[in-house]
């Protein structure tokens, strides 16, 4: 420098092939249960979808660009 692959909730990923409500453990709140605490049960909280631009009634998803991270080739 060139090619692939990844960035989404604090954590670890899903969801993209085929564009339509942004999700799951987990961890944290509360509150059940418990003599308590663990475990188990119910709710809640938590996202510029890695920045920026286009396309489209709509865009994590298509396109073009740049950041970061990994592999690879020379």
């Nucleotide at each position: 420098g060139g090619g692939c692959c990844g960035g989404u909730a604090g954590c670890u990923c899903a969801g993209a092939a085929a564009g339509g409500c942004a999700g799951a453990g987990c961890a944290g709140c509360a509150g059940g249960c418990u003599c308590u605490u663990a475990a188990c049960c119910u709710g809640c909280c938590c996202g510029u979808c890695g920045g920026g631009g286009g396309u489209u009634c709509a865009a994590a998803u298509c396109c073009c660009u740049c950041c970061c991270g990994g592999c690879u080739c020379g």
Molecule: transfer RNA
Organism: Methanomicrobia archaeon